[in-house]
Molecule: transfer RNA
Organism: Lachnospiraceae bacterium
RNA sequence: GCGAUAGUAGCUUAGUUGGUAAAGCGCCACCUUGCCAAGGUGGAGACCACGGGUCCGAGUCCCGCCUGUCGCU
Numbered sequence: 001g002c003g004a005u006a007g008u009a010g011c012u013u014a015g016u017u018g019g020u021a022a023a024g025c026g027c028c029a030c031c032u033u034g035c036c037a038a039g040g041u042g043g044a045g046a047c048c049a050c051g052g053g054u055c056c057g058a059g060u061c062c063c064g065c066c067u068g069u070c071g072c073u
Stems, first nucleotide, its partner, number of pairs: 001072007010025004019056001027043005050064004
C1' cells in the first nucleotide's frame, strides 16, 4: 500500500428483505428478609465510532475518514 472483518447502553451482544433500537449482566427505587445474599416489580441509560449523501423514512444502502483484528505484498 491492498483486501476482509468489527465498531450499537457502563460491559457483553442482538437487530430477518430500509419502517421511529432489544436482551443479559451492572446501576437506581420499592417489595420480600431480623441483616446480607438470593428472588420479585418498576425505572434511568445508546440517535447506532466520526462526517457527509440517497430516500417520505437509514443501525441497515452509497462515499469519505478513524481505530482494532486477520490476511496479502